[in-house]
Bacterial RNase P class A from a Pseudomonadales bacterium, 354 nucleotides, folded computationally. It matches the Rfam family "Bacterial RNase P class A". Rfam classes the family as a ribozyme. Rfam describes the family as follows. Ribonuclease P (RNase P) is a ubiquitous endoribonuclease, found in archaea, bacteria and eukarya as well as chloroplasts and mitochondria. The gene name in the source record is rnpB. Taxonomically the source falls in Pseudomonadales (Bacteria, Pseudomonadati, Pseudomonadota, Gammaproteobacteria). The prediction has a mean pLDDT of 75. The RNAcentral record of the sequence draws on ENA.
RNA sequence: GAAGUCGGUCAGGCAAUCGCCGCCUUGCUUGCAAGGGGGAGGAAAGUCCGGGCUCCACAGGGCAGAACGCCAGGUAACACCUGGGAGGCGCGAGCCUACGGAAAGUGCAACAGAAAGUAUACCGCCUAAGCACUGGCAACAGGGCCGGCAAGGUUGAAAUGGUGCGGUAAGAGCGCACCGCGCAACUGGUAACAGUUGUGGCGAUGGUAAACCCCGUUCGGAGCAAGACCAAAUAGGAAUCCAUCAGGUGUGGCCCGCACCGGAUUCGGGUAGGUUGCUUGAGGUGUACGGUGACGUGCAUCCUAGAUGAAUGAUUGUCCGCGACAAAACCCGGCUUACCGACUGACUUCGCCU
Numbered sequence: 001g002a003a004g005u006c007g008g009u010c011a012g013g014c015a016a017u018c019g020c021c022g023c024c025u026u027g028c029u030u031g032c033a034a035g036g037g038g039g040a041g042g043a044a045a046g047u048c049c050g051g052g053c054u055c056c057a058c059a060g061g062g063c064a065g066a067a068c069g070c071c072a073g074g075u076a077a078c079a080c081c082u083g084g085g086a087g088g089c090g091c092g093a094g095c096c097u098a099c100g101g102a103a104a105g106u107g108c109a110a111c112a113g114a115a116a117g118u119a120u121a122c123c124g125c126c127u128a129a130g131c132a133c134u135g136g137c138a139a140c141a142g143g144g145c146c147g148g149c150a151a152g153g154u155u156g157a158a159a160u161g162g163u164g165c166g167g168u169a170a171g172a173g174c175g176c177a178c179c180g181c182g183c184a185a186c187u188g189g190u191a192a193c194a195g196u197u198g199u200g201g202c203g204a205u206g207g208u209a210a211a212c213c214c215c216g217u218u219c220g221g222a223g224c225a226a227g228a229c230c231a232a233a234u235a236g237g238a239a240u241c242c243a244u245c246a247g248g249u250g251u252g253g254c255c256c257g258c259a260c261c262g263g264a265u266u267c268g269g270g271u272a273g274g275u276u277g278c279u280u281g282a283g284g285u286g287u288a289c290g291g292u293g294a295c296g297u298g299c300a301u302c303c304u305a306g307a308u309g310a311a312u313g314a315u316u317g318u319c320c321g322c323g324a325c326a327a328a329a330c331c332c333g334g335c336u337u338a339c340c341g342a343c344u345g346a347c348u349u350c351g352c353c354u
Base pairs, nucleotide, nucleotide: 001350002349003348004347005346006345007344008343009342010341012319013318014317015316016315017314018313020039021038023036024035025034026033027032028031041325045336046335048334049333050332051331052330053223054222055221056220065219066218067217068216069215070084071083072082073081074080085099086097087096088095089094100214101213105212106211107208108207122153123152124149125148126147130145131144133142134141135140161179162178163177164176165175166174180202181200182199183198184197185196186195187194188193227276228275229274230273237267238266239265240264241263242262247261248260249259250258251257283302284301285300286299287298288297289296290295320323
């Protein structure tokens, strides 16, 4: 200098004017005025996981269903994070992995192919043994029957351990060596697992579980429109007291008649409306210690939106690199997805110079 890997920080700046939503102080005419101070994000998003909080249910257990699935740790908890193992990719820094079980059972594998597991034989290889035939004096040779084989070819995403040597009529774990696989012991490790030795000749045990299924672990339900409090008008309810005579209303011009109606006070439920839940929290920052790390503990320090038709904006000036994705709604921890760019730390590979 070039190419790359893994992280971290920021997300237009400044000024003026006019607004919007909370908070504090002062003043009074009590809902206004003045002054002060605060006001979106790294994802506030998707609402996909996990918890706090609230209400309901609940002796205990099971079925069903769902999620998860190498090991150890972290955490309030997790499907998250950290460290490790195994497998795969990369020269490397590093990255990726739904990574339990196919000797419990069931199913599936189009086309092709002999055959897709109860294994099987299209091309092919063999004729030692058995049976006859032909040629030959004979040894033997030839093709055939009965048979043997799965080494080679062919199909497929996948073909029944692989390579080599021996062996054989041809072959074959038939024998042997190495590799792979199964089993056992020992060693190291908390463990996953790794290594060593021995052993099995390997059609045992092919593939597929993001096919059913089996095994193990976890899970009660609903959600801030949860829930709590205050509480009009109207209608209805309960209790107490008073009255049970009169009175009122309607009909009718009026009376009788007929029809309808008790009054007052208090209480509770509940609607509109209001208050609360609401933001000080598994909180941030710094530092010391423990830990490989996620993280934990101690000390100091900081307070950083809280709306409810729902605020956080608009205009102007100026500068630069001309500004992406996007905006709270009970609160946290994660994951996933979106994103113009700028700055920065550690590391890897290659080239050049000293």